[in-house]
Molecule: Bacterial RNase P class A
Organism: Aeromonadales bacterium
RNA sequence: CGAGCCGGUCGGGCAGCCGCUGCCGCGGACGCGUGUCUUCGGGCAUACGGUCGACGGGGGAGGAAAGUCCGAGCUCCAUAGGACAGGGUGCCAGGUAACUCCUGGGGGGCGCAAGCCCACGAACAGUGCCACAGAAAACAAACCGCCUGCUUGCAGGCAAGGGUGAAAAGGUGCGGCAAGAGCGCACCGCCCAUCCAGCAAUGGCAUGGGGCAGGGAAAACUCCGCCCGGAGCAAGAUCAAAUAGGCCUCAUAUGGCGUGGUCCGCGCCUGGGGCGGGUUGAUUGCUUGAGCCUUGGAGCGAUCCAGGGCCUAGAGGAAUGGCUGCCGCUGCUUGCAGCACAGAACUCGGCUUACAGACUGGCUCAAUCC
Numbered sequence: 001c002g003a004g005c006c007g008g009u010c011g012g013g014c015a016g017c018c019g020c021u022g023c024c025g026c027g028g029a030c031g032c033g034u035g036u037c038u039u040c041g042g043g044c045a046u047a048c049g050g051u052c053g054a055c056g057g058g059g060g061a062g063g064a065a066a067g068u069c070c071g072a073g074c075u076c077c078a079u080a081g082g083a084c085a086g087g088g089u090g091c092c093a094g095g096u097a098a099c100u101c102c103u104g105g106g107g108g109g110c111g112c113a114a115g116c117c118c119a120c121g122a123a124c125a126g127u128g129c130c131a132c133a134g135a136a137a138a139c140a141a142a143c144c145g146c147c148u149g150c151u152u153g154c155a156g157g158c159a160a161g162g163g164u165g166a167a168a169a170g171g172u173g174c175g176g177c178a179a180g181a182g183c184g185c186a187c188c189g190c191c192c193a194u195c196c197a198g199c200a201a202u203g204g205c206a207u208g209g210g211g212c213a214g215g216g217a218a219a220a221c222u223c224c225g226c227c228c229g230g231a232g233c234a235a236g237a238u239c240a241a242a243u244a245g246g247c248c249u250c251a252u253a254u255g256g257c258g259u260g261g262u263c264c265g266c267g268c269c270u271g272g273g274g275c276g277g278g279u280u281g282a283u284u285g286c287u288u289g290a291g292c293c294u295u296g297g298a299g300c301g302a303u304c305c306a307g308g309g310c311c312u313a314g315a316g317g318a319a320u321g322g323c324u325g326c327c328g329c330u331g332c333u334u335g336c337a338g339c340a341c342a343g344a345a346c347u348c349g350g351c352u353u354a355c356a357g358a359c360u361g362g363c364u365c366a367a368u369c370c
Stems, first nucleotide, its partner, number of pairs: 002365009012327007020060002023057003028052003032049003035044003062341001066352002069350005074232004081264004086228005091105005106120001107118004121223002126221002129216002143162002145158006170188006189212001190210005195204003236284004246275006255269004291310008328339005
C1' cells in the first nucleotide's frame, strides 16, 4: 500500500432574538385554609400553608425514544391453588431479578485466516409426507447390466458396474465365487461395554465385543424433559361531583357476581342485564432507579464486590420549538434547496429492525522493504 474481519464513540456546530413546559430562588399581590388579635365590623402576608402574575437562575427526546417480539418490577383480581386445553422452550457449564438474553466451552457447517452461522432432545411409540425423474422413495426394489441353463427369449441366481434423483442398504484393498455380495479378512467408519481425560456437554490412533444398525424430514402431527394464572398506569388509590324520579327483564342457593379458554376450588351476596337520565373535574401513581460516572480488586469472560462522586424530561389531545447570521456537509438547475433514521407517555433488562456522514481501537491474509 491492497483485500478483509470484529468492535467503540458521535450523529450538524456557534451566536443573537422570540416562544413552550416543569423546578429552584428572591421578593410582590390575594384573607382562600389553619393560626392569632379583636371594639365582632374586621385586622395580621417577617406565623405556616395555598393560589396568581412579574423578575432572576437552571433543566428539557434517542441510540434506537421505533417494532411491542421476549423477560421482569409495580398494581388489581385468592396468598394465584388443582385438572384439562393452549402456548413457549430444548447440547453443557456459568452470569443475571429474570429471559427465548449474555459469556465461556462442546458438536456440526462455511472461510487460506481473522472470523461467521446453527431450533443442536427423540425418526425402533404411533400416524402421515417425500414434487419431477426413476425399476424401486422404504419391514426394500431390479431398467440397462453380470452369471448359469437351455427350447434364443424365457427360467433361475446377483446387486459389483451403468443410469434417475436432493436423497437408493458404509468406504478402500485382498481373498472368494458360475457371477457376485461383510460372504470371509485387514484398515477406516458405525454400534455396545469397560477404561482414561473433563464439573458437564463431549473427546480418545486405549482395550474388548458385534459384520453392522437400515434413507430424509419433528420450523408435519406427535412423544419426552422443563417453563408459563389473567389483565394492564385508560393498572390502581384519594378527594370532589353525581348515583334523583322511573320502566322492562332474569335468577334467587342445582343461582348470580368477582373470573379472564373450560371445569373444580376460593371469596362475596339482593344481585345481574337492558332502556332512559345524571356526573365525566382534580390530586396521586410519576420518576432515586436491578440508576449513571469514575477508581481499585476478583474472574478467560458475561458479571460481581468495595470506595468516591452525581441527580439527568415528567407532559397529560400531550412541552422539548421558530426566525436570523456565520461555518460544516450533501445535491444540483451555481445560488438556491436540504440536513441520516427518527419524537418520550409507569419504569427497567434484552432482542430485532431503520440509519447520510464523521472519528477511532484491535486482528487476519497477501506482496514489498528494513